[in-house]
Context: one part of a larger RNA
């Protein structure tokens, strides 16, 4: 000199863009952060409509004055329709997104390769299929146990839930054969045998046909459901791809030798098991090997990058991006294409809470927020409008991801705090050799300007695509239904926000400080103090004329900042 996720002191006008728990991976009240699908399935609450009955009101009418009829409003129950809540079965998603850096010196990361040792839901493409059956179970009903969490017995029911059977284009296993290669192999052809699959949903049609209901003497007509035809979307078995993941290898990857030897599944082999897959990954047996800055200790997530530097290098890894690891601590598996799973399960432990003492509940290193510790780090905000993600055919729903707003001079950048004129060089301050000098064109004063802030008005700006309705064309099809694609027109949708921006009004009005002035180092005098009080980065100042302490005037530097401290180069 430059830099910072900074802190502290003094000061503080505005805007834009960034950025903000670095310490206790300490403990957490409260709310939210992962749902969605009725076009997979059974059932179906409230509400509304119609209708019947019941009880109790009641305008009015009749009356033999005892009573009777009763429009109408409300209530209860039953039936039918509409409606679709909250649960439940099932599917997909909860392995993404978000957080943190404790652990890890490691194939963890970076880089370059290998996989002839592998897997892959959703997506794209391609080939074939999608036949025919069965038994359950939740919800529900009912009974019981328990303080609760919840649990048990009995009965009914559905499916794209579950289980057999059929078929086998294919796939897998065995054999033969041809090509290729990198040894195990790989690609193709052929044969026989064995094993191996599925689920439907929804929209439309009316030629034919069947069932049910209504009308009709009948022919037949109408309504509804199926077969059938057709669109679309699923499902199953394969091939290819894309994207993703696993595993292996070369090289690189901190300090300590006051760590010199380490190792028994250890090193290799055979066989077996296990895995998607190679492998001591595991096991049995056999051999006795293997490693050398090893082993041990300390520290640390790694990288793209960032800071500095002319560079070489040094330091660093916050925000953003990629990878890894972790989710109260330790261990374990289940489900699944994918986890040994942050807001899933089980066990143990510590801690907190509830309890009827028998037993239960919990996990902010998600977003806010709170306590603690600390020199120190923000709102218990708004919206799903956009971008993305999950589910859904879609409408849509969800989303503390995200987008916004708020707070902090924490950083960078921009703008302003006025401009021009103005000498009797005013007053005041300070100094003085008492003549004057300086503050100083500075002020006053005159003439202007209107950025920002303030007030008023305009501004439904841009950020919007997709979707849906209608029309036209085209493809599919028996079809002018329906559905897909293309084009046109209309419709509704904005958290930010009455914000940005624009215009008008008034008036210099509301907006300057901080540090230094002995040398290094730009900038000097007076007063006070008297080795005191104090200053200080180094040299050093202060003991009666201190440009070095303190105050003042003046000057220098930077400026909404300035200085100090810490750290790095």
């Nucleotide at each position: 000199g430059a830099a910072c996720g900074a802190a502290c002191g003094c000061u503080g006008g505005c805007a834009g863009c960034g950025u903000g728990g670095a310490u206790u991976a300490g403990g957490c009240a409260u709310g939210c952060a992962a749902g969605u699908c009725g076009a997979a399935c059974g059932g179906g609450a409230a509400g509304c409509c119609g209708u019947g009955c019941g009880a109790a009101c009641a305008a009015u009418c009749c009356u033999u004055c005892g009573g009777g009829a009763g429009a109408g409003a409300a209530c209860g129950c039953g039936c039918g329709g509409u409606g679709g809540a909250g649960a439940g079965u099932g599917g997909c998603g909860g392995a993404a997104g978000g957080g943190u850096g404790a652990g890890u010196a490691a194939c963890g990361c970076g880089u370059g390769g290998g996989u002839a040792a592998u897997c892959u839901g959703c997506c794209u493409u391609u080939a074939a299929g999608u036949u025919g059956g069965g038994g359950a179970u939740a919800a529900c009903c009912c009974c019981g146990g328990g303080a609760a969490a919840c649990c048990g017995a009995g009965g009914c029911u559905a499916a794209u839930a579950c289980c057999g059977a059929a078929u086998g284009u294919g796939g897998c296993a065995u054999c033969a054969u041809g090509g290729g290669g990198c040894a195990u192999c790989u690609c193709g052809u052929g044969a026989a045998u064995g094993c191996u699959a599925a689920a439907g949903g929804u929209g439309g049609g009316g030629a034919u046909u069947c069932g049910c209901g209504g009308c009709g003497c009948a022919a037949g007509c109408c309504g509804u459901g199926g077969a059938c035809c057709u669109g679309u979307u699923g499902c199953u078995u394969g091939g290819a791809g894309a994207g993703g993941a696993g595993c292996c290898c070369g090289c690189g990857u901190a300090c300590c030798a006051u760590c010199a030897g380490c190792u028994u599944g250890u090193u290799g082999g055979u066989g077996a098991g296990g895995u998607a897959a190679c492998g001591g990954c595991u096991c049995a047996c056999c051999a006795a090997g293997g490693c050398u800055u090893a082993c041990g200790g300390u520290u640390a997530g790694c990288u793209g990058g960032u800071c500095u530097g002319a560079g070489a290098g040094g330091a660093u890894g916050g925000u953003c991006a990629g990878c890894c690891a972790c989710a109260c601590u330790g261990g374990g598996a289940c489900u699944g294409a994918g986890a040994c799973a942050c807001u899933g399960c089980c066990c143990a432990g510590a801690c907190u809470c509830c309890u009827a003492c028998g037993g239960g509940a919990g996990g902010c290193u998600g977003c806010a927020g709170u306590c603690g510790a600390g020199g120190a780090u923000c709102a218990u905000u708004g919206u799903c409008a956009a971008u993305g993600c999950g589910c859904g055919a879609a409408a849509g729903c969800g989303u503390g991801a995200a987008c916004a707003u708020g707070c902090g001079a924490c950083g960078c950048u921009g703008c302003g705090u006025g401009g021009a004129g103005g000498a009797u060089g005013a007053a005041g301050g300070c100094c003085u050799u008492c003549g004057g000098g300086u503050u100083g064109u500075a002020a006053a004063c005159u003439c202007c300007u209107g950025u920002c802030a303030u007030u008023c008005g305009g501004g439904a700006a841009a950020a919007a695509c997709a979707a849906u309705u209608c029309c036209g064309g085209u493809g599919u099809u028996a079809a002018u239904a329906g559905c897909g694609c293309c084009g046109g027109a209309g419709u509704a949708c904005g958290a930010u926000g009455g914000u940005a921006c624009c215009g008008a009004a008034a008036g210099a009005g509301g907006a300057a400080g901080c540090c230094a002035c002995g040398g290094c180092u730009a900038a000097c005098u007076c007063u006070g103090u008297g080795c005191c009080a104090g200053c200080a980065g180094c040299c050093g100042c202060g003991g009666u004329a201190a440009u070095a302490c303190a105050g003042a005037g003046g000057u220098g530097g930077c400026g909404a900042g300035c200085g100090u401290u810490g750290u790095u180069c």
Record summary
A computed fold for a 569-nucleotide part of an RNA from a metagenome, annotated as small-subunit ribosomal RNA, 5' domain. The coordinates come from a structure-prediction model, not an experiment, and the mean pLDDT is 81. Rfam family: Bacterial small subunit ribosomal RNA. Rfam links the family to the GO terms structural constituent of ribosome and ribosome.